[in-house]
Molecule: transfer RNA
Organism: Candidatus Omnitrophota bacterium
RNA sequence: GCGGGUAUAGCUCAAUGGUAGAGUGUCAGCCUUCCAAGCUGAUGACGCGGGUUCGAUUCCCGCUACCCGCU
Repeated sequence: GCGGGUAUAGCUCAAUGGUAGAGUGUCAGCCUUCCAAGCUGAUGACGCGGGUUCGAUUCCCGCUACCCGCU
């Protein structure tokens, strides 16, 4: 230098154009003599900038970061 892949919650991962979910974590409550476990609730996210569309996490282009391959 060229090609490909990935980017979503504190962390690990879903979601094929129509209200963004789960597990885990954190906090609060219940339970317990106390702790742990269990139950309930709360918490919180689409890397950045454009384009297409009535509507974009999703499709297209560029940028950034990381990973893999080629040279």